[in-house]
RNA sequence: UAAUAUAGCUAUCACAAUGGAAUCUACUGAACCUGGUCAGGUCGGGAACGAAGCAGCCAUAAGGGAGCUCUUUCAUGUGUGGUAGCUUUUAUUAUAU
Numbered sequence: 001u002a003a004u005a006u007a008g009c010u011a012u013c014a015c016a017a018u019g020g021a022a023u024c025u026a027c028u029g030a031a032c033c034u035g036g037u038c039a040g041g042u043c044g045g046g047a048a049c050g051a052a053g054c055a056g057c058c059a060u061a062a063g064g065g066a067g068c069u070c071u072u073u074c075a076u077g078u079g080u081g082g083u084a085g086c087u088u089u090u091a092u093u094a095u096a097u
Stems, first nucleotide, its partner, number of pairs: 001094005008086009017076006024067002027064002034059004042051003
C1' cells in the first nucleotide's frame, strides 16, 4: 500500500416495542327547533268521534366519558436484523521500502 473480516458512526429498509388518533363495543345523551306513544288540557262537532299536541315514558342524533380483543393510520435520541456508505478500531494474508 492492497485485499478480506471486524469495531465505531451515519443513512435506509423490514419486523417488533412504546405512545397518539380513528374504527368498533356497551353506557350516557335533545324543555322546544328528532321519531313513536301521547295522561291532562285545547280545538272541531248536536252527538258518535276526529284533529293538532305540552308534560311523562321509550328509542335515538350530534356530542361525552370508559374499554382496547381485533383492524387501520401517524410518530420515534426504544430494540433486533439486512443493505450501503464514512472514518480508520483491531486482526490475518500478500507486496514494496

The RNA shown here (Bacterial small signal recognition particle RNA) has 97 nucleotides and comes from Dielma fastidiosa. Model confidence (mean pLDDT): 78 of 100. Rfam family: Bacterial small signal recognition particle RNA. Rfam's curators write: The signal recognition particle (SRP) is a universally conserved ribonucleoprotein involved in the co-translational targeting of proteins to membranes.